[in-house]
Small-subunit ribosomal RNA, central domain from a metagenome, 350 nucleotides, folded computationally. The coordinates come from a structure-prediction model, not an experiment, and the mean pLDDT is 89. RNAcentral holds the full RNA, with entries from SILVA.

Context: one part of a larger RNA
C1' cells in the first nucleotide's frame, strides 16, 4: 500500500457547533498545472530475456539487439479534474403569512395526599407478616372531624401522541427564548455536504461551599427467615434524594443502526399544515408535503431480520474492528478537590 468489514459474531464517538483537509450543482469563454499523444536527450557496466558463438556437454564465458514502468526537456490535443472570467436556478439560505408542540430559563400560583403540631369526639387495641416479632398506645394511640406548617411530586386528560441534536421533557399562569413544519410569491446566485484538533452540551450516582428535609432510603440498629444469612420480609434510620453556584464527565448515553445527497411496489393507523368534490355545517371521501407506527414486494443477510424511517442501490466525509484471556489494566502523559476519566501495551497463557 491492495483488500475485508462495523443492528445481534469484534467494530458507530453519547450529542452536537465547527477550523484546517476531503468532496461538490448547471452553461459558456478562457488557461493548460493534473490527464492523454508524438519527438529529443537520460535512464552506467554486469545481470534478466532474445539471436548466435567457445569449453566433447553443462555450469560458466563472448558477441549483438530487445527491455528499462522513470525523469527532464519540447510540441501537440482539451473529453474529465484543477485555475480565471462571465452567467444560470432544480442544491442551499433570506424575506412575508399561518398554525401545533410535556422544546429551553426565570417568576408567580393551586388542589389531592404523606408526614408532623395544635384542639374536638371516643376507648383498647394499632402496625405489619407466609406466621411473627422488634415498634407504637391508658402519660389516651389507630380511627374520625375541624385548625395549622412545611417539603416533594404534579392523578384524570395520556396515546407505540407532541417536542428536543443527544441527555432528556408533563399541575396551571406570564414574561423572556431556540428549532422544526405547512401555504403562496419575491429575493441572493453554489453561498453547499462532511469535518482531523478544538469547544459547547451531556441520565443517574458522586465531590465542595451554602441551604432545605415532607416522603423514601445505599450505610447502620434491631427483629424475622435460615445449618447460618454480612441477603431477601418487616420495624426504624443517617449521607442522598430537593434549591443556588461550582466541578466530575460516564451509562445496556441503545434504534446495540455515524451524517449527507439520489434512486428503488405496495396496504393500513396516526400527529401538524394545505388543497380539491360533497354538505348550511360538522363528518366522510380523494389529495399534497412534513413527522411517527404497523404488515409487506423485489433486494438484501449466515441466519434472525430489514425493506422510500432500508440493514436495498449508488456517491461524498468523518469514527471504529482484525482471535479469547491478561486488559481497558500495567507504565507514561494529561484532566480532577477527590472518586475516578481520556489516551493505552507487553510478557506469559489457551
Nucleotide at each position: 500500500c491492495u483488500g475485508g468489514g462495523c443492528g445481534u459474531a469484534a467494530a458507530g464517538c453519547g450529542a452536537g457547533u465547527g477550523u484546517a483537509g476531503g468532496c461538490g450543482g448547471u452553461u459558456c469563454g478562457g488557461u493548460a498545472a493534473g490527464u492523454c499523444g508524438g519527438a529529443u536527450g537520460u535512464g552506467a557496466a554486469a545481470g534478466u530475456c532474445c539471436c548466435g558463438g567457445g569449453u566433447u556437454u553443462a555450469a560458466c564465458c563472448c558477441g549483438g539487439g530487445a527491455a528499462g514502468u522513470g525523469c527532464a526537456c519540447u510540441u501537440g490535443a482539451u473529453a474529465c479534474u484543477g485555475c480565471c472570467g462571465a452567467g444560470c436556478u432544480a442544491g442551499a439560505g433570506u424575506a412575508u403569512c399561518g398554525g401545533a408542540g410535556a422544546g429551553g430559563u426565570u417568576g408567580g400560583u393551586g388542589g389531592a395526599a404523606u408526614u408532623c403540631u395544635c384542639g374536638g369526639u371516643g376507648u383498647a387495641g394499632a402496625g405489619g407478616u407466609g406466621a411473627a416479632g422488634u415498634u407504637u398506645g391508658u402519660a389516651g394511640a389507630u380511627a374520625u372531624c375541624g385548625a395549622g406548617a412545611g417539603g416533594a411530586a404534579c392523578a384524570c386528560c395520556g396515546g407505540u401522541g407532541g417536542c428536543g441534536a443527544a441527555g432528556g421533557u408533563g399541575g396551571c399562569c406570564a414574561a423572556c427564548u431556540g428549532g422544526a413544519c405547512g401555504a403562496a410569491u419575491a429575493c441572493u446566485g453554489a453561498c453547499g455536504c462532511u469535518g482531523a484538533g478544538a469547544c459547547u452540551c451531556g441520565a443517574a450516582a458522586g465531590c465542595g461551599u451554602g441551604g432545605g428535609g415532607a416522603g423514601u432510603a445505599a450505610a447502620c440498629a434491631g427483629g424475622a427467615u435460615u445449618a447460618g444469612a454480612u441477603a431477601u420480609c418487616c420495624u426504624g434510620g443517617u449521607a442522598g434524594u430537593c434549591c443556588a453556584c461550582g466541578c466530575c464527565g460516564u451509562a445496556a448515553a441503545u434504534g446495540a443502526u455515524g451524517g449527507g445527497u439520489g434512486c428503488u411496489a405496495g396496504g393500513u393507523g396516526u400527529c401538524g399544515c394545505g388543497g380539491g368534490c360533497u354538505u348550511u355545517g360538522a363528518u366522510u371521501c380523494c389529495u399534497g408535503c412534513g413527522g411517527u407506527g404497523c404488515c409487506g414486494u423485489a433486494g438484501u443477510u449466515a441466519a434472525u431480520g430489514u425493506a422510500u424511517u432500508a440493514a436495498g442501490c449508488a456517491c461524498c466525509c468523518c469514527g471504529c474492528c482484525u482471535g479469547g484471556g491478561a486488559a481497558g489494566u500495567a507504565u507514561g502523559g494529561u484532566c480532577g478537590c477527590a472518586a475516578g476519566g481520556c489516551u493505552a501495551a507487553a510478557a506469559c497463557u489457551c